Record summary: A computed fold for a 251-nucleotide part of an RNA from Imperialibacter sp. EC-SDR9, annotated as large-subunit ribosomal RNA, domain VI. It matches the Rfam family "Bacterial large subunit ribosomal RNA". Its family is annotated with structural constituent of ribosome and ribosome in the Gene Ontology.
[in-house]
Context: one part of a larger RNA
RNA sequence: CGUAAGAAGCUUGAGAGGACCUGACCUUAGUACGAGAGGACCGGGUUGGACUGACCGCUGGUGUACCAGUUGUAUCGCCAGAUGCACUGCUGGGUAGCUACGUCGGGAUGAGAUAAGCGCUGAAAGCAUCUAAGUGCGAAACUCACCUCAAGAUGAGGCUUCUAUAAAGGGACGUUGUAGAUGACGACGUUGAUAGGCUGCAGGUGUAAAGGCAGAGAUGUCAAAGCUGAGCAGUACUAAUUACCCGAACG
Numbered sequence: 001c002g003u004a005a006g007a008a009g010c011u012u013g014a015g016a017g018g019a020c021c022u023g024a025c026c027u028u029a030g031u032a033c034g035a036g037a038g039g040a041c042c043g044g045g046u047u048g049g050a051c052u053g054a055c056c057g058c059u060g061g062u063g064u065a066c067c068a069g070u071u072g073u074a075u076c077g078c079c080a081g082a083u084g085c086a087c088u089g090c091u092g093g094g095u096a097g098c099u100a101c102g103u104c105g106g107g108a109u110g111a112g113a114u115a116a117g118c119g120c121u122g123a124a125a126g127c128a129u130c131u132a133a134g135u136g137c138g139a140a141a142c143u144c145a146c147c148u149c150a151a152g153a154u155g156a157g158g159c160u161u162c163u164a165u166a167a168a169g170g171g172a173c174g175u176u177g178u179a180g181a182u183g184a185c186g187a188c189g190u191u192g193a194u195a196g197g198c199u200g201c202a203g204g205u206g207u208a209a210a211g212g213c214a215g216a217g218a219u220g221u222c223a224a225a226g227c228u229g230a231g232c233a234g235u236a237c238u239a240a241u242u243a244c245c246c247g248a249a250c251g
Stems, first nucleotide, its partner, number of pairs: 001152001005163007015149004021049007033038001051106005059100004066093005071086006110144003117137004169246003173189005194239003197235005203228003211222004
C1' cells in the first nucleotide's frame, strides 16, 4: 500500500515445512520344522542407542549479583576495622537467569489408493489361464492422519462484537519485562502494585563490628550472627502528570 467504511477479537486452511530411525532381552517355545545338530514365522511384553521438542522440581555447570577466607602493597594519622590495586588478585561456596551431564515427552495408531508379488471369477482358444471385461489382498515409499507456519490464497476467505463520529480504535509519551540488537511483542499508567524504594519471607554465605564473659594467649562464647537476597508477597514513599497526534466511505 492492497484486501472499496473504520476497528477489536476469534478462526477456516489453499499451500509450505517438520517428523518418519533402530538394537537387544523376555515370552509364545526349545513349540512348528528337522534323523539329529539346530531352530522359527505370526503375536504379546520389557528395556536401550542415536536423533529431536520442552523444562529447571532433582543431579551438576556457570553465575565479573552475593557471602566468606587469604597473600602482597597503598591509603584512611596509628591500633583495631575498612577500602583501592594486583586476571573477578587468589581460593571456597552460591540465589535468580541461562543450561546438560539432569528430567519429562516424541517418532503411536488407523484409513485410502497402490508397487513387486499372491489371488477369485473368466473368455479370446469347449481345455488351461490373476486379465482381455469384472473383482480381492498386498510395502518403511505415495495421500491423509501427528506437529508447526499459513488469506499478499491479489482467488486477498469466514464468524462475533464495537463505532455510526473530533466516534470506536490506534499512536506517541512514561514505568517496564515472561519480550528484545533496533523496530516489534506483553504488562501497567493514580479508578494504579508497572519499576524503584521500604517491610517481611524463601534462598545464599556461615556466626560481622563493638563490647561483655572465660582463657596466660591463640581462641571460644553471648550469636543460626552479620551481610545479602536477580526470587515471592505486602505497602503508593518515588516515578508512571496534564496535555498531544492519527482516525470519517458513494467512485